A computed fold for a 485-nucleotide part of an RNA from an uncultured bacterium, annotated as small-subunit ribosomal RNA, 3' major domain. The RNAcentral record of the full RNA draws on ENA and SILVA. Its Rfam family is "Bacterial small subunit ribosomal RNA". Its family is annotated with ribosome and structural constituent of ribosome in the Gene Ontology.

Context: one part of a larger RNA
RNA sequence: UGACGGGGGCUCACACAAGCGGUGGAGCAUGUGGCUUAAUUCGAGGCUACGCGAAGAACCUUAUCCCGGGCUUGACAUGUGCGAAAGCGCUCGGAAGUAGCCCGCGGAAACGUGGGGCCAACGGUACCCAGUCCGGAGCCGAGCACAGGUGCUGCAUGGCUGUCGUCAGCUCGUGUCGUGAGAUGUCGGGUUAAGUCCCAUAACGAGCGAAACCCCUGCCCUCAGUUGCCACUCGUGGGACUCUGGGGGGACUGCCGGUGUCAAACCGGAGGAAGGUGGGGAUGACGUCAAGUCCUCAUGGCCUUUAUGCCCGGGGCUGCACACGUGCUACAAUGGCGUGGACAAAGGGGCGCGAGCCCGCGAGGGGGAGCCAAUCCCAGAAAGCACGCCCCAGUUCGGAUCGCAGGCUGCAACCCGCCUGCGUGAAGCCGGAAUCGCUAGUAAUCGCGGGUCAGCAACACCGCGGUGAAUGUGUUCCUGAGCCU
Numbered sequence: 001u002g003a004c005g006g007g008g009g010c011u012c013a014c015a016c017a018a019g020c021g022g023u024g025g026a027g028c029a030u031g032u033g034g035c036u037u038a039a040u041u042c043g044a045g046g047c048u049a050c051g052c053g054a055a056g057a058a059c060c061u062u063a064u065c066c067c068g069g070g071c072u073u074g075a076c077a078u079g080u081g082c083g084a085a086a087g088c089g090c091u092c093g094g095a096a097g098u099a100g101c102c103c104g105c106g107g108a109a110a111c112g113u114g115g116g117g118c119c120a121a122c123g124g125u126a127c128c129c130a131g132u133c134c135g136g137a138g139c140c141g142a143g144c145a146c147a148g149g150u151g152c153u154g155c156a157u158g159g160c161u162g163u164c165g166u167c168a169g170c171u172c173g174u175g176u177c178g179u180g181a182g183a184u185g186u187c188g189g190g191u192u193a194a195g196u197c198c199c200a201u202a203a204c205g206a207g208c209g210a211a212a213c214c215c216c217u218g219c220c221c222u223c224a225g226u227u228g229c230c231a232c233u234c235g236u237g238g239g240a241c242u243c244u245g246g247g248g249g250g251a252c253u254g255c256c257g258g259u260g261u262c263a264a265a266c267c268g269g270a271g272g273a274a275g276g277u278g279g280g281g282a283u284g285a286c287g288u289c290a291a292g293u294c295c296u297c298a299u300g301g302c303c304u305u306u307a308u309g310c311c312c313g314g315g316g317c318u319g320c321a322c323a324c325g326u327g328c329u330a331c332a333a334u335g336g337c338g339u340g341g342a343c344a345a346a347g348g349g350g351c352g353c354g355a356g357c358c359c360g361c362g363a364g365g366g367g368g369a370g371c372c373a374a375u376c377c378c379a380g381a382a383a384g385c386a387c388g389c390c391c392c393a394g395u396u397c398g399g400a401u402c403g404c405a406g407g408c409u410g411c412a413a414c415c416c417g418c419c420u421g422c423g424u425g426a427a428g429c430c431g432g433a434a435u436c437g438c439u440a441g442u443a444a445u446c447g448c449g450g451g452u453c454a455g456c457a458a459c460a461c462c463g464c465g466g467u468g469a470a471u472g473u474g475u476u477c478c479u480g481a482g483c484c485u
Base pairs, nucleotide, nucleotide: 007485008484009483010482011481012480013479015475016474019438020437021436022435023434026329027328028327029326030325031324032323033322034320035319042053043052065315066314067313068312069311070310071309074146078145079144081088082087090143091142092141093140094139100118101117102116103115104113105112106111122135123134124133148304149303151302152301153300157298158297159293160292161291162289164287169208170207171206172205173204174203175184176183177182188199189198190197214281215280216279217278219249220248221247222246223245224244225243229238230237231236252275255269256268257267258266259265331431335390336389337388338387339386340385347378348377349376352371353370357366358365359364397428402423403422404421405420406419407418408417444467445466446465447464448463449462450461
């Protein structure tokens, strides 16, 4: 000077308390440990690993994963030089019916091989066309230097990221004090979400942070309006409203009262769509954890080069006595089922979305209108509402598991996909110790869309809207953090 304390003072935060819903028990999904395995590729490890890298593991992906087969100058790049530059570009050899393509043979393929068929490309030369002549590029073969490595080291690194933490802090110049490390400023009194501002002051200023500037949303005005909106039967008309998209206004403690140090500010009020940061997002200081990543990328060193590189077939990453994390569905009557009829937002769509219609109980199939999309399609929103049934039962709850029959994608669903119909109907009657989230359009609950993607193990993730609470006395205690001592 820091850090720490079962030291103190002050102060924050869903930290506790108050309250609502969960997890921990069940079944299943998913990740991880363990076990198993020829292999179950690798990484991530308290908070800050564990629905994480993976926004899509049947082949591919895929990787010193395993087994087997095959290739070696290699799936991919370059050639120390010449030249002012543009540009050309290693060495040797070969080739016109050659390279390549197709067919044949061996093979599962990669690959190897031989016979047949088809059959090139630029410039020059000769009288023309040129495959026949020449040359270079390209091609083939041989050779050299090299390529290649998701091999090791994140304790050699860059970059990027997590975390403390959106916490209010971290520093500098000059001055002053101290032998010095250093202190002061940054302390103190108030105040704030804030080192925010005011006052005071051997300090005076300044920088990085906070705030503001940026985006979305909430009100109004204005401009522009079609594919949108409105009128009517089409077609036409309208430019008001909804909406869409630009521009502008609006909120600043500006006004009033009170408190306060005549301050900063705080409390109450008016007006207002909105107040005292309106709500949300983006934005993350100096640094900490030798935190994470050499499997995004880049990169030092080391290692490997008929293999730790490259290609192919098959398998594995999906293996199951168990254990943990994260979720989904439930255990029912504020419910389940049937029928009827209502109201979104945000998105996606050209090798795409696919309407009406027909076939099928259905998944789906046929067919193809329209749409490059404020026009057409995905698209039915669901909970809600009305009526009816069920009558507390392991049930008309719950749907696991298994059997059969089908549908779709794809070269291919055995290992190992999703979906449909019929049958089967398991555990489960609200969960021990313990533990998590949330302060408002939030929690809870309900559905919808998207990315990835042929298809899909999505119950994940990222978004969107519908319905819509309870509680907060307070800071003693638990956890974390800030300032002074």